[in-house]
A computed fold for a 344-nucleotide part of an RNA from an uncultured bacterium, annotated as small-subunit ribosomal RNA, central domain. The coordinates come from a structure-prediction model, not an experiment, and the mean pLDDT is 89.

Context: one part of a larger RNA
This record gives sequence, structure tokens and C1' cells, in this order.
RNA sequence: UUGGGCGUAAAGGGUGCGCAGGCUGCCGGUCAAGUCUUCAGUGAAAGAUCGAAGCUCAACUUCGGUUUGCUGAGGAAACUGGCCGGCUGGAGAGCAGGAGAGGGCGGUGGAACUCCAUGUGUAGCGGUAAAAUGCGUAGAUAUAUGGAAGAACACCAGUGGCGAAGGCGGCCGCCUGGACUGACUCUGACGCUGAGGCACGAAAGCGUGGGGAGCAAAUAGGAUUAGAUACCCUAGUAGUCCACGCAGUAAACGAUGAGGACCAGGUGUCGGGUUAGAAGCCCGGUGCCGAAGUUAACACAGUGAGUCCUCCGCCUGGGGAGUAUGCACGCAAGUGUGAAACUC
Repeated sequence: UUGGGCGUAAAGGGUGCGCAGGCUGCCGGUCAAGUCUUCAGUGAAAGAUCGAAGCUCAACUUCGGUUUGCUGAGGAAACUGGCCGGCUGGAGAGCAGGAGAGGGCGGUGGAACUCCAUGUGUAGCGGUAAAAUGCGUAGAUAUAUGGAAGAACACCAGUGGCGAAGGCGGCCGCCUGGACUGACUCUGACGCUGAGGCACGAAAGCGUGGGGAGCAAAUAGGAUUAGAUACCCUAGUAGUCCACGCAGUAAACGAUGAGGACCAGGUGUCGGGUUAGAAGCCCGGUGCCGAAGUUAACACAGUGAGUCCUCCGCCUGGGGAGUAUGCACGCAAGUGUGAAACUC
């Protein structure tokens, strides 16, 4: 490079926004860059190659074609492209609604755990398969009242909802993003994708300052065991929480990139509309089952892994190895990019 692929075999970037680039709806006009066509010039000869011919064949030699290209001139206008004009189906805006753990900030509530004080009360409590460490006559556990503090929000709760993903759950207020529905009005292709880039990005981790109830890496002790640097138990520090900054990873998963068009049905549910209506029907979402079709099979099947179009990312035997090296980023931990020898 050609071809083939990416749910589970190697392979979808964690997610979004978006510059360049690639691709781009319907109608009319125009130009003629791409495209097609005619003619001319050039593409030296030899060689090469295809066809034919001459030495008895061949080597060898001769003749003809090819030389796919480039340049100039004339012409065509369907398609691509440029320019001009128009359109409304794509996209967007306005108006009116209802839904939602979407985000940020502030406030506030009750249950529970722990701790403190006091009362009652007495010998145990706790823990396990069984124990022991531990706590308790300096009065524990249990129980009652009062207080403090931190963290998480039972029931509602649901293959329920919202968000691009990560993710989001008591209640109230303020600020704020997105989606959906309805009837019209408006803009008039304003669109899709997106290398770089920028932003967001669970948990753990890092920096500074707070906070610290419960839980709990590390650690200590008790058990278990041949041992037990574990599983079990008693304690317990970072951390978990808050503010600001960094880090930038994950089985970041639907292991399934984004957008668009088309392609049987059945059934449940969420939001909205229509309606007298808990029927039906329409739009949007979310599940299950299944036709055709697809698939190596499993399975997928209008939420495709079906039939197609556009754009991006990625794969190319296992190990070596996500290692070494270089570079970039980072306070560090490390992250991104990412080989080879050798070996099977």
C1' cells in the first nucleotide's frame, strides 16, 4: 500500500466542547477548476514489452504497436467544485407548559452510633465454631434524663428518574445547565464528524489549613495453624469529612465511538399531549420477548451486533512489556507516548 476487522477471539479513545481537515438537504442560473471529448505538440534512439517477419531453429536482426504522461487550442455541462438567487423537510430561535437524586451555594430536621455529666442498679460485659486478648467493684454492661460532636440520610425506592461521562438520594431557599411536550411564528443549511487543542473526570494518593463520631490500610495484641507477616477476635493511625490546589487513572463496561436514513410484530413502565375517560392514539425515554436479517457460536434484533452513508479512534501471534530508552507533564507517587534483542 491493498485487503480484513474491533460485544466475548488482538482491537472503540473515560467523557464532552471544538480550530484545521473530511463529508454535507431541495430548486434555478452562471463559470468551466475537477470530469469527458476532438485536434495539435512533445514523450530521442537503443533497450523493455506485445504482434509479425528474415537468417534451416535459436541467440541475433528487421518492421509495426505500446510508451498509460505532460503542454496548448476548440468543444460538452450530467456529476463534484466556485459564484449568484430562491426554498423548508435538516439545524436553530421565540412563546406556553409539566417532569426530574442534573450542578453550585446557604440553611435546617429526625433516627442511630460514640463520648461527657447525673440518677437507678450489681457482677459481670463483650466476643467466637470454641476461646482468649480487651472492658468492669476506681461500679462496667443494662436502663433513664440532659448535653457535645461528626458522618450518613431508614421507610418512600421502582430492570423508577436526571446527567456527556465520572456520577447524583432527608427537607427548605437562592443561583444555574440540559432534555421533553404543545400550537403557531421566525432564521434559512446556519449541519455532521473532529487529528491537534481545551475542559470535565470514581476510588485511592499528594500539598496547605481545618475536622475527626463511626469505620478502618499500616501497626499491636489474642486466637487458628506445621507455620499464619492471612482469613476470625480486641484495639487502632493515616485515610474516609470540609475548603483551596495537584494528580488524571479504573472491569472509567452496554467490555458495543458519534451522527443520519431505511427495515415484522407483542408486552411492561416513566414524562408529556389528545380525550368525558383509569380506553385507545401521538411524541420522547427506559425494560423484556421475538420475525426477517446478522453471528464462529453465545447471542443481537427500531435502544442492532440488521441494510447503507459520513467522520474520528483503534487492531495485526504469545512471552519479553505497557518494560527499556528519549521526550512531555507531575511536589512526589507516577502518568502519557512507547520499542528492540532474545524466545516459543